This is a predicted structure of a 371-nucleotide RNA (Bacterial RNase P class A) from a Chromatiales bacterium. The model forms 96% of the base pairs in the Rfam consensus. It matches the Rfam family "Bacterial RNase P class A". Rfam classes the family as a ribozyme.
[in-house]
RNA sequence: GGAGCGGGCCAGACAGCCGCUGCCCGUUACCGGCUCCGGCCGGUGGCGGGUGGAGGAAAGUCCGGGCUCCACAGGGCAGGGUGCCAGGUAACGCCUGGGCGGCGCGAGCCGACGGAAAGUGCCACAGAAAAUAUACCGCCGGUCGUCUGUCUUCGGGCAGGUGGCCGGUAAGGGUGAAAUGGUGCGGUAAGAGCGCACCGCGCCGCUGGCAACAGCGGUGGCAGGGUAAACCCCACCCGGAGCAAGACCAAAUAGGGGAACGCACGCGUGGCCCGCGCGGUUCCCGGGUAGGUCGCUAGAGGCGUGCGGCGACGCGCGUCGCAGAUGAAUGGCUGUCCACGACAGAACCCGGCUUACGGCCCGCUCCACCU
Repeated sequence: GGAGCGGGCCAGACAGCCGCUGCCCGUUACCGGCUCCGGCCGGUGGCGGGUGGAGGAAAGUCCGGGCUCCACAGGGCAGGGUGCCAGGUAACGCCUGGGCGGCGCGAGCCGACGGAAAGUGCCACAGAAAAUAUACCGCCGGUCGUCUGUCUUCGGGCAGGUGGCCGGUAAGGGUGAAAUGGUGCGGUAAGAGCGCACCGCGCCGCUGGCAACAGCGGUGGCAGGGUAAACCCCACCCGGAGCAAGACCAAAUAGGGGAACGCACGCGUGGCCCGCGCGGUUCCCGGGUAGGUCGCUAGAGGCGUGCGGCGACGCGCGUCGCAGAUGAAUGGCUGUCCACGACAGAACCCGGCUUACGGCCCGCUCCACCU
């Protein structure tokens, strides 16, 4: 200098002016309540002052939890999810450490990583065969025929080629994403775990480890093609809906229930009267719409520090106050400076994951060159 790997931090800065919004203080006007008539309390509005005011992802809404309401004895079925081991956590599909496998020269990174000797299904094309097996070419043996050469005691023998039939074989070729353990030696007519050694695999034991697993020894010639984000089996987990959850106050209008008044009038009942019912007036009650209040932000919180732990994290101490709107605020203008500013806007809260994105710093790896 180039190429990369891992981690941390920042999110234009400063000043002035003008706004928006939550809260607090002061003041003032109005309304309501109380009053010992001096005022006091509460609410709303104006004015002045102070103070707080988006993010690392506020995003996607993909997981997990808190909170709220509904449901619920327990267990099972169905359905969904998770899936090496140990730990962390409120919990998780997250995180940490470890194991195994894969990728990279490396720093490092990635993995739905239980079970295919319980059963079922599927495996395009090609290929003999895609899984009770099987044989296209080839290789080998036998037999019948034929050709050539050679020998001959003329019967035939031997060697080589070639064609048919029968049989052996799966080493080699060929097909495929994948072909019935691999490599080598022996063996054989040719071959084959047929035999042996090593590797792999299964089983058993020992050692180390909490475990996943690893190492070592013995044993079996070897049973297992792949696929479970195919059905399935095994283990574990899971009730539903969501802040428009939910709770409280409660106008007008209409309607409901109750009480009192009134029978003056109308209607109904009835032949008629009394009576009764409905309509009337006043008051009360409950539910509840508009509207308002709460839920609402102090929380598994931030920062610092000590201790325990490899670590995720836990425990203790100190310290800080850090948006809370509901037509929904967090903005605009000017000046100066610089590296000229990316992605992007809270709506109940929190822990994760994923996605988008500008810049700075630190550590490490590999390559080339110089000293």